Background
A computed fold for a 73-nucleotide RNA from an uncultured Clostridia bacterium, annotated as transfer RNA. Rfam family: tRNA. Rfam classes the family as a transfer RNA. The coordinates come from a structure-prediction model, not an experiment, and the mean pLDDT is 80. The sequence was found in a public genome assembly.

[in-house]
RNA sequence: GAACCACUAGCUCAGUUGGCAGAGCAUUUGACUUUUAAUCAAAGGGUCCGGGGUUCGAAUCCCCGGUGGUUCA
Numbered sequence: 001g002a003a004c005c006a007c008u009a010g011c012u013c014a015g016u017u018g019g020c021a022g023a024g025c026a027u028u029u030g031a032c033u034u035u036u037a038a039u040c041a042a043a044g045g046g047u048c049c050g051g052g053g054u055u056c057g058a059a060u061c062c063c064c065g066g067u068g069g070u071u072c073a
Stems, first nucleotide, its partner, number of pairs: 001072007010025004019056001027043005049065005
C1' cells in the first nucleotide's frame, strides 16, 4: 500500500427478501425463604461506529471515513 471480515443494550450475540429494534447473562423491583443463594414474575436500559446518498420507508442497499482482526505485497 491492497483485499476480505467484523462493529446492534453494561457483556456475548441474533435480526430472513428493506416494513414494530430483539434474546441470553448482568442491573433494579416484587414473590418465595429464618437469612443468603437458587427459583419465579415484572421493569428499566439503544441516535444499530460516524457522515452522506437511494427509497414512501434503511441496522439491512450504495459511497466516503473510523476502529479492530485476517491475508497478500